RNA sequence: GGAGUGGUUCGGGUGGUCGCGACAGUGAAACAACUGAUCGAGGAAAGUCCGGGCUGCACAGAACAGGAUGCCGGAUAACGUCCGGCGAGUGAAAGCUCGGGAAAGUGCCACAGAGAAUAGACCGCCGAAGAUUCUUCGGUAAGGGUGAAACGGUGCGGUAAGAGCGCACCGCUCUGUUUGGUAACGGACAGAGGCAAGGUAAACCCCAUCCGCAGCAAAACCAAAUAGGAAGGCAUUAAGCGUGGUUCGCGCGCGUCUUCGGGUAGGUUGCUAGAGCCUGCGAGCAAUUGCAGGCCGAGAUGAAUGAUCAUCGCCCUAGAAUAAGGGUACAGAACCCGGCUUACAGAACCACUCCACUC
Repeated sequence: GGAGUGGUUCGGGUGGUCGCGACAGUGAAACAACUGAUCGAGGAAAGUCCGGGCUGCACAGAACAGGAUGCCGGAUAACGUCCGGCGAGUGAAAGCUCGGGAAAGUGCCACAGAGAAUAGACCGCCGAAGAUUCUUCGGUAAGGGUGAAACGGUGCGGUAAGAGCGCACCGCUCUGUUUGGUAACGGACAGAGGCAAGGUAAACCCCAUCCGCAGCAAAACCAAAUAGGAAGGCAUUAAGCGUGGUUCGCGCGCGUCUUCGGGUAGGUUGCUAGAGCCUGCGAGCAAUUGCAGGCCGAGAUGAAUGAUCAUCGCCCUAGAAUAAGGGUACAGAACCCGGCUUACAGAACCACUCCACUC
């Protein structure tokens, strides 16, 4: 200098003018209004995919169903997240990706191919028969071909040709002993087995672990008008009904007044001081955590967080400089946190790998 890998931080600055929401003060019956050296979007506020807090409902216990997760150990409020390991795959390397069970059972496997799974004879090889250079039958998984995948590799023996058919070595599986490690797993030794035989579990399924349901439009409180409900008082006359042959009476009801309660509109709370942030010291390889000190950083509810001007950055347009013009990402809180995923112009920094050159 070049090519890459992993990660961290930031993601326009300053000033003026006009506005908006919140809060505080003045004022005030209450608004309004005025004042302000007060505060006012993000790293993802997004997707709403996981986990927790919080709230209401349900709940003796257990099982079934359903869902999620899945190597081992740790972190945490919890997790499908994170950290550290282990194993497999991949890359020249820094690194990256993946993770229970396919010898419990069932299913599926396009195209190609003769055959796709207790297998299989298309070509080839070998044997036999017929015939004359082909046909038929049988043997053969060594060689060729197809495919993502075709029942371990090399060699020797063996054979008609072949084949773990036999043997040696390598590989594999299982068992035992021993050893390192908390464990996953790794190492060593001994023995047995001709080899146990493709993928798919985000197909059913099996095993283990975890899981009540709903969500701030949760939920609690205050509470108008109208309509309806309940209780009581007055009036018992002007409706009506029952009792009764009729009248009176009695009961219900009507009318009117008062009170109570439910609920709607509306309002208040929930609402932002929190598994919070910063700094220092300590524990730990790390995720994370302990202690001390300091800080307060949006809270709307048809829903504020904006517009504009100047100037400076940055990028583009030319070979360069100046001037000029254009551009300046993704995206907008709604109960709050921890994650994951996705979007993103550009800038800065840290660690590491490989290559080339120079000293």
Bacterial RNase P class A from a Mariprofundaceae bacterium, 359 nucleotides, folded computationally.
Lineage of the source: Bacteria > Pseudomonadati > Pseudomonadota > Mariprofundales > Mariprofundaceae.
The model forms 94% of the base pairs in the Rfam consensus.
The sequence is in RNAcentral, with records from ENA.
It matches the Rfam family "Bacterial RNase P class A". Rfam classes the family as a ribozyme.
The gene name in the source record is rnpB.
Model confidence (mean pLDDT): 76 of 100.